[in-house]
Order: sequence, then C1' cells, then structure tokens
RNA sequence: GGGUAUAACUCAGUGGUAGAGUGCCACCUUGCCAAGGUGGAAGUCGAGAGUUCGAAUCUCUUUGCCC
Repeated sequence: GGGUAUAACUCAGUGGUAGAGUGCCACCUUGCCAAGGUGGAAGUCGAGAGUUCGAAUCUCUUUGCCC
C1' cells in the first nucleotide's frame, strides 16, 4: 500500500424496516430413531468521529486478521 471484519458458524446486503443457509429451541409427522414440515429465539453491522432528513453502505481515524 491492497483486501477483509454483518446471528453460534459460513456468507449476502447499489443511502430508506438488517437477511439467507447450517446450527439451536418448540411443535407437527413416526411404534422409536433418522429424514421431512411449520414456527420461534439469536445482531449495539470490529471501535470512535464526521457528512446526510436518514449510514451496514459515503468520508476520516483506529484495532484485529490476510497478502
């Protein structure tokens, strides 16, 4: 100098309500397990500041990791 940081994990998200898959919990289904189905919980978007009516998103600083 470049890249990256978003749910427990892997990752989306073009300035306007933060999402998916896996996992977790409950229920349905089954004689039982597995598989399947329905619903739910789980996020100070790494940290601080700025711009804006409004920031995960743009700007600056900063921390960790990779090159």